[in-house]
RNA sequence: CGGGGUGUAGCUCAGCCUGGUGGAGCACCGCACCUGGGAUGCGGAGGCCGCCGGUUCAAAUCCGGCCACCCCGA
Numbered sequence: 001c002g003g004g005g006u007g008u009a010g011c012u013c014a015g016c017c018u019g020g021u022g023g024a025g026c027a028c029c030g031c032a033c034c035u036g037g038g039a040u041g042c043g044g045a046g047g048c049c050g051c052c053g054g055u056u057c058a059a060a061u062c063c064g065g066c067c068a069c070c071c072c073g074a
Base pairs, nucleotide, nucleotide: 001073002072003071004070005069006068007067010026011025012024013023020057028044029043030042031041032040050066051065052064053063054062
């Protein structure tokens, strides 16, 4: 320098192709139960989806540019 992949909750990841209410597990908080600093059950908080634009009535999703990390090639 060229090509490809990844970026979504504190962590690990779905959702994107096919635009229409942002999810799961673990972790965290509260309550109940229990001999219980643990287990189980119920409930809750936590994100403007890497950044900036564009298209659209509507964008995590489509398009363009950029950034970070990983892989391949030169």
Transfer RNA from a Solirubrobacteraceae bacterium, 74 nucleotides, folded computationally. The coordinates come from a structure-prediction model, not an experiment, and the mean pLDDT is 82. Its Rfam family is "tRNA". By type it is a transfer RNA. From the family's description: Transfer RNA (tRNA) molecules are approximately 80 nucleotides in length.